[in-house]
RNA sequence: AAAAAAGUUUUCUAGGGUUCCGCAACUCGGCUUUAAAUGCUGUUGGACUGGUCCGAGAGAAAACUCACAUCCCUUAGGAUGUGCCACGGAGGGAUAAAAGCCUGGGAGAU
Numbered sequence: 001a002a003a004a005a006a007g008u009u010u011u012c013u014a015g016g017g018u019u020c021c022g023c024a025a026c027u028c029g030g031c032u033u034u035a036a037a038u039g040c041u042g043u044u045g046g047a048c049u050g051g052u053c054c055g056a057g058a059g060a061a062a063a064c065u066c067a068c069a070u071c072c073c074u075u076a077g078g079a080u081g082u083g084c085c086a087c088g089g090a091g092g093g094a095u096a097a098a099a100g101c102c103u104g105g106g107a108g109a110u
Stems, first nucleotide, its partner, number of pairs: 007064006015054002020051002022048001023045003028042004066083007085105001087108001091103003
């Protein structure tokens, strides 16, 4: 200094927050009620278990695809097998928000 299928997609997981739902508020507000409770609504809370949601290059699985080898086949094509290395910021960005998301197999380190 440079190359590589180090391909694409889907479903999950670690992880992540708080739009929506749910949950909580032991003197939170309003309506309802004689009052309380219940109910409705609003507010606050993710140092709220959760559902929805986001989610890995360096986590998992699958499908397709690619390369190579062997075999089958007149050709086209098909079957099986192999592929599997990876330490890593800060800052910034998106979404309601955050993150092992994106920047980024980047900078840097070895």
This is a predicted structure of a 110-nucleotide RNA (Guanidine-I riboswitch aptamer).
Model confidence (mean pLDDT): 81 of 100.
It was read from a public genome assembly, where an Rfam model found it.
Its Rfam family is "Guanidine-I riboswitch aptamer". From the family's description: This family represents a conserved RNA structure found upstream of the ykkC and yxkD genes in Bacillus subtilis and related genes in other bacteria.